Transfer RNA from a marine eukaryotic metagenome, 64 nucleotides, folded computationally.
Rfam family: tRNA. Rfam's curators write: Transfer RNA (tRNA) molecules are approximately 80 nucleotides in length. Rfam links the family to the GO term triplet codon-amino acid adaptor activity. The family's RNA type in Rfam is transfer RNA.
The coordinates come from a structure-prediction model, not an experiment, and the mean pLDDT is 81.
RNAcentral holds the sequence, with entries from MGnify.
RNA sequence: UGUGUGGCUUAGUUGGUAUAGCACUACAUUGGUAAUGUAGAGAUCCCGAGUUCGAAUCUCGGCA
Numbered sequence: 001u002g003u004g005u006g007g008c009u010u011a012g013u014u015g016g017u018a019u020a021g022c023a024c025u026a027c028a029u030u031g032g033u034a035a036u037g038u039a040g041a042g043a044u045c046c047c048g049a050g051u052u053c054g055a056a057u058c059u060c061g062g063c064a
Base pairs, nucleotide, nucleotide: 003064004063007022008021009020016053024040025039026038027037028036046062047061048060049059050058
């Protein structure tokens, strides 16, 4: 000085209810599997404090 965001990879445009892919679950399709399609579950954003009506985002400290 940079990085830290679902199991993994990752988006988030000078603050406004966190996004996608893979994986996972269910259903459909198939003689069966795979593939494909539809739907669903899953992250209080490394930890703590501060500023603010409001923080993943700004400030400070800490950890890796």